[in-house]
């Protein structure tokens, strides 16, 4: 100097007037709502997206399977997790480091467009070769047949073309040409020893000439998880000229059962009960909590002392103005709470890397 890499904390910073909200007061005033007055707390690293996991609520729920749905290399940490360490294996970087749905394709189906001869128990276009097998020609002949050139028909996966893939490399030996066809090394599979909890490693030893292409975020298959909705869950109280059931039947009340009593309805009136609407209250912030310091462990983390309380609204608050300063301040606003990923952002440390120049 690097549009190199990894971490770690912080979110302008002091003061002053005025407001909003929460909580305590033994405090003042009050029309009993309430309101003054003092004291103290009032956004975030992401409060967002709502993608995962849990807390709590309410419903179902012996136990077990089937459907759906999700995760997937091994060990651990946690309340759990698809999170996090930590490690294996594979790939990227020239490096510090970074990345990975990384179980199963010698169970089944399925797909592979174009191109190409052929794309899965492949295939012959050109090329290469004329050994087997059938005719031709020409010469030679001891008449049995022998060599030469050519055609059919055949081998051939080495060359060359196509392709994301064409059925292990190298080399020697073989052959008509060639080919794991054979050998040797090197790769691969399995098996077994060793290491190591395990994933996995290992020229340590045997067995297969290789038979086993590729794809599972294709169906599928193996393993392990998962009940459903969610704080507008839930829970108490609970107005009326709203609406329900009940009991009285009170001036023996009006009405309406063709007149009348009795009886029954109804309407009023008094009690009583429950559900419940506006409305209020509660859930609601003391938690897997936060700061120090030890111990243990590589590390996520985990355990012990001490300390602290650090928003709680509900039209919904957390602002607004004045000075000083600097680098002129970025993304963005809680709504049940916690742990994650993600994304969005501004300046600063701090630790390696690289390449260049001095010494």
């Nucleotide at each position: 100097g690097g549009c190199g890499u990894c971490g770690g904390g912080c979110a302008a910073a002091c003061g002053g007037u005025c407001g909003c909200u929460g909580u305590g007061g033994u405090g003042c005033c009050u029309u009993c709502g309430g309101g003054c007055c003092c004291a103290u707390g009032g956004a975030g690293g992401a409060a967002a997206g709502u993608c995962c996991g849990g807390g709590c609520u309410g419903c179902a729920c012996a136990g077990g399977g089937c459907a759906g749905g999700g995760u997937g290399c091994c060990a651990g940490g946690u309340a759990a997790u698809g999170c996090c360490u930590g490690g294996g294996a594979g790939g990227c970087g020239a490096g510090a480091g970074c990345c990975u749905a990384c179980g199963g394709a010698a169970a089944g189906u399925g797909c592979a467009a174009c191109a190409g001869a052929g794309a899965g128990c492949a295939g012959a276009c050109a090329g290469c070769c004329u050994a087997a097998g059938a005719g031709c020609g020409c010469g030679g002949u001891u008449c049995g047949c022998c060599g030469c050139g050519g055609u059919c028909c055949g081998g051939u996966g080495a060359u060359g073309g196509u392709g994301a893939a064409a059925g292990g490399g190298u080399g020697c030996g073989g052959u008509a040409a060639g080919a794991g066809c054979g050998c040797a090394c090197c790769g691969c599979g399995c098996g077994a020893g060793u290491g190591g909890u395990a994933a996995c490693a290992c020229g340590u030893c045997g067995c297969g000439g290789c038979u086993a292409g590729g794809u599972a975020a294709a169906c599928c298959c193996c393993a392990c998880c998962c009940g459903c909705a969610g704080c507008a869950a839930g829970g108490c109280c609970a107005a009326a000229u709203a609406g329900g059931g009940g009991a009285g039947u009170c001036a023996u009340g009006g009405c309406g059962u063709g007149g009348c009593c009795c009886g029954c309805g109804u309407c009023g009136c008094u009690c009583c009960c429950g559900g419940g609407u506006a409305g209020g209250c509660u859930g609601c912030u003391u938690g897997a909590g936060c700061c120090a310091c030890g111990u243990g462990g590589u590390g996520a983390c985990a355990c012990g002392u001490g300390g602290c309380c650090c928003a709680g609204a509900u039209g919904a608050a957390u602002g607004a103005c004045c000075g000083u300063u600097c680098u002129a301040g970025a993304c963005a606003g809680a709504a049940c709470c916690c742990g994650g990923c993600u994304u969005a952002u501004g300046a600063c440390c701090g630790a390696c890397c690289c390449g260049a120049u001095c010494c």